[in-house]
The RNA shown here (Bacterial RNase P class A) has 415 nucleotides and comes from a Gemmataceae bacterium.
The source organism's lineage runs through Bacteria, Planctomycetota, Planctomycetia, Gemmatales and Gemmataceae.
Rfam family: Bacterial RNase P class A. The family's RNA type in Rfam is ribozyme.
It is recorded under the gene name rnpB.
The coordinates come from a structure-prediction model, not an experiment, and the mean pLDDT is 76.
RNA sequence: CGAGUCGGCCGGACGGUCGCUGUCCACCGUAGCGGGCGCACUCCGUGUGCCGGCGCCGGCGGAGAGAGGAAAGUCCGGGCUCCACAGGACGCGGUGGUGGGUAACGCCCACCGUCUCAAGGCCGGGGUUCGCUCCGGCCGAGGACAGGGAAAGUGCAACAGAAAGAUACCGCCCGUCCGCAAGGGCGGGUAAGGGUGAAAUGGCGGGGUAAGAGCCCACCAGCAGCCUGGUGACAGGCUGGCUCGGCAAACCCCACCGGGAGCAAGGCCAAAUAAGGGAGCAGGACUGGUCCGGUCCGUUACGACUCCCGGGUAGGCUGCUCGAUCGGCCGGGCAACCGGCCGGCUAGAGAAAUGACCGUCACCCGCGUCUUCGGGGCGCGGGGACAAAACCCGGCUUACAGGCCGGCUCGCGAU
Numbered sequence: 001c002g003a004g005u006c007g008g009c010c011g012g013a014c015g016g017u018c019g020c021u022g023u024c025c026a027c028c029g030u031a032g033c034g035g036g037c038g039c040a041c042u043c044c045g046u047g048u049g050c051c052g053g054c055g056c057c058g059g060c061g062g063a064g065a066g067a068g069g070a071a072a073g074u075c076c077g078g079g080c081u082c083c084a085c086a087g088g089a090c091g092c093g094g095u096g097g098u099g100g101g102u103a104a105c106g107c108c109c110a111c112c113g114u115c116u117c118a119a120g121g122c123c124g125g126g127g128u129u130c131g132c133u134c135c136g137g138c139c140g141a142g143g144a145c146a147g148g149g150a151a152a153g154u155g156c157a158a159c160a161g162a163a164a165g166a167u168a169c170c171g172c173c174c175g176u177c178c179g180c181a182a183g184g185g186c187g188g189g190u191a192a193g194g195g196u197g198a199a200a201u202g203g204c205g206g207g208g209u210a211a212g213a214g215c216c217c218a219c220c221a222g223c224a225g226c227c228u229g230g231u232g233a234c235a236g237g238c239u240g241g242c243u244c245g246g247c248a249a250a251c252c253c254c255a256c257c258g259g260g261a262g263c264a265a266g267g268c269c270a271a272a273u274a275a276g277g278g279a280g281c282a283g284g285a286c287u288g289g290u291c292c293g294g295u296c297c298g299u300u301a302c303g304a305c306u307c308c309c310g311g312g313u314a315g316g317c318u319g320c321u322c323g324a325u326c327g328g329c330c331g332g333g334c335a336a337c338c339g340g341c342c343g344g345c346u347a348g349a350g351a352a353a354u355g356a357c358c359g360u361c362a363c364c365c366g367c368g369u370c371u372u373c374g375g376g377g378c379g380c381g382g383g384g385a386c387a388a389a390a391c392c393c394g395g396c397u398u399a400c401a402g403g404c405c406g407g408c409u410c411g412c413g414a415u
Stems, first nucleotide, its partner, number of pairs: 001411010012361007020066002023063003027059003032056003035051007068386001072397002075395005080262004087292004092258005097111005112147001113145004120139008148253002153251002155247002169194002171190008202220002205217003221243002223240007266318004276309005283297004325344008363383009
């Protein structure tokens, strides 16, 4: 410098003019509400007078802040709120290699295994005009995996095929019978060859056999035992002839996790309404279902609660932003991340604020022109992606014009 591949960051900047919302500071104001002080009264309270560094409210000024990496999808996990406890069991739902991280997770990190693989490299064979090229195998950054269990059970695999957990259609061999022969019948042995199929009781080569077969041997695969390494998943080695398909994003088994609703959760104030009506029950109620425990109300119908019919209100305040928070440095760790020290506060609207205009610069594209032709300068025109908080965090998934910075594998060149 180039190719392949993976990851991270930005996604306009500066200045000016006008405009919007919150917070803090300070000042001004008074129609109303609330509050405070005083007085009176029929003293739960009502009436009345006064009060603005009393609150809300309205206004001027100053300081400083104001939409994302995904704010999106609503797919997971929580914080928080309510249901008395959220107690136990079932059911239902979720996760699934190992070990770590985390508040937690279906997330993140590292590792293991299987599959796949760019450039390139290695090995073997063929061709060659000796430049190279073709085929096969292995390694290979990276990528994918819904990665526990098929000897607990049930089930599925159309069609084809003789047969799909189970074999003998064709065939091969031996014996015997019929026949001139070809060939055929019967009995026994067989699963190496052929056929069907995605898949047919391990594969390939040799020996052996009447013909065959792990029957025997070598190599390989699986399985079992032992040894070594590793926290572990697993890896390597030795021995053994032990060989007992596929599917569990089929039911299921095993291990672990899960109470339910959700900010339209909840809390407070004000106002209004029909003293609202009816039913249930010795039992009833308790935020998805069932049972057990427990709690509350209650025992002849009042009550707690549930259900049905009907009516009123839908207003204001709060929840509402200091957090499992952000940045820098140091230490531990392969990493995710953890710890310590120092520093910072960066939206809180309530039908929804953060905007509009102008100028300059930067980035990208096109055209023209100059040029020292690696490239750079000037001029003109055009462009700028995906997209908007709404209780708040940690993730995942999806979308994204353009730009920048790195890691790893390999090649070329230089030192």